[in-house]
Formats: sequence, structure tokens, C1' cells
RNA sequence: GGGGCUAUAGUUCAGCUGGGAGAACGUCUCGUUCGCAACGAGAAGGUCAGGGGUUCGAAUCCCCUUAGCUCCACAA
Repeated sequence: GGGGCUAUAGUUCAGCUGGGAGAACGUCUCGUUCGCAACGAGAAGGUCAGGGGUUCGAAUCCCCUUAGCUCCACAA
């Protein structure tokens, strides 16, 4: 320098074909308990890496950028 993959809640991830942003764990509140744990119920928590474009509509398609992983090439 070139190619590929990844980036979504605090963490690990799903969301495949453009229309509801989700699961588990964690956090908080309440209940059961003398209390803890455990269990049950409920709640909060997201600029979907950043910018631009296409579209009635974008996490999803296109372009650019950033970061990480990886392969190839070059140089020393």
C1' cells in the first nucleotide's frame, strides 16, 4: 500500500428480506424472609462508531472517515 471481517443498552450479543430497536446477564424499586441469598413482579438505561447520500421510510442499501482483528504484498 491492497483485500476481507467487526463496531447495536454497563457487559456478551441477536436483529438474515428496508417499516415494532430487542434478549440474556448486570443496575434500581417492590414482594416473599428476622436478615442475606434465591425466586417472583416492575422500572430505568441506546445520537445503532462518525459524516454524507438514496428512499415516503435506513441499524439494514451506496460513498467517505475512524478504531479493532485478520490475510496478502513491499521495505528494512
This is a predicted structure of a 76-nucleotide RNA (transfer RNA) from Ignavibacteria bacterium RBG_16_34_14. It matches the Rfam family "tRNA". From the family's description: Transfer RNA (tRNA) molecules are approximately 80 nucleotides in length. The source organism's lineage runs through Bacteria, Pseudomonadati, Ignavibacteriota and Ignavibacteria.